[in-house]
This record gives sequence, C1' cells and structure tokens, in this order.
RNA sequence: GGGGUCAUAACUCAGUUGGUAGAGUGUCACGAUGGCAUCGUGAAAGUCAGCGGUUCGAACCCGCUUGACUCCA
Repeated sequence: GGGGUCAUAACUCAGUUGGUAGAGUGUCACGAUGGCAUCGUGAAAGUCAGCGGUUCGAACCCGCUUGACUCCA
C1' cells in the first nucleotide's frame, strides 16, 4: 500500500422482509433474614463508531472517514 471481517447499555453479546432497540452480567431502590451471603420484585442506563446518500420509513441497504482484528505484498 491492497483485500476481508467487525464496531449495538458499564461489560459480554443477540437483533432476516427495512416498520416500537433487546438478553445475561453488573449498578440502584424496595422486600424476605438479627446481620452477611443469597433470593424475589422493580427501576435507571442507548448519538446502534462518525458524516453523508437511498427510502414514506435505516442498527439493517450504498459511499466516505475513524478505530480494532486478520490475510497478501
């Protein structure tokens, strides 16, 4: 320098006609216990990496940029 894959909650990851953004863990509150551990109930937490394009409508399709991994030279 060129090719490929990936980027979604604090962490690990789902998300197939393009049509309401989710799970587990963690965090917080409440309850159970004399207390801890633990369990139960509930809640908060998102610029779907960034910018632009297509579309009535984009996490999803297209282009560019940034970053990570990998292959070739």
Predicted 3D model of a 73-nucleotide RNA (transfer RNA) from Synechococcales cyanobacterium GL140_1_metabinner_5_sub. Rfam family: tRNA. Rfam links the family to the GO term triplet codon-amino acid adaptor activity. The coordinates come from a structure-prediction model, not an experiment, and the mean pLDDT is 81.